[in-house]
RNA sequence: CGCGGGGUAGAGCAGUCGGUAGCUCGUUGGGCUCAUAACCCAGAGGUCGCAGGUUCGAGUCCUGCUCCCGCAA
Repeated sequence: CGCGGGGUAGAGCAGUCGGUAGCUCGUUGGGCUCAUAACCCAGAGGUCGCAGGUUCGAGUCCUGCUCCCGCAA
């Protein structure tokens, strides 16, 4: 250099045919308890790797770049 897979909240991951960005854990506040854990309720937290293009509309489609994993050499 070539081929394939991947990058989405602090962590692990979904996101179907292009149409409100979600789940679990964690975290914050409250409830419960003598207290802690567990349990229950509510909240915060995202330039969806970067830049461009297509489109009324892009996490999703197209192009280039970048990082990680694997295959081949």

Record summary: The RNA shown here (transfer RNA) has 73 nucleotides and comes from an uncultured Clostridia bacterium. Model confidence (mean pLDDT): 83 of 100. Its Rfam family is "tRNA".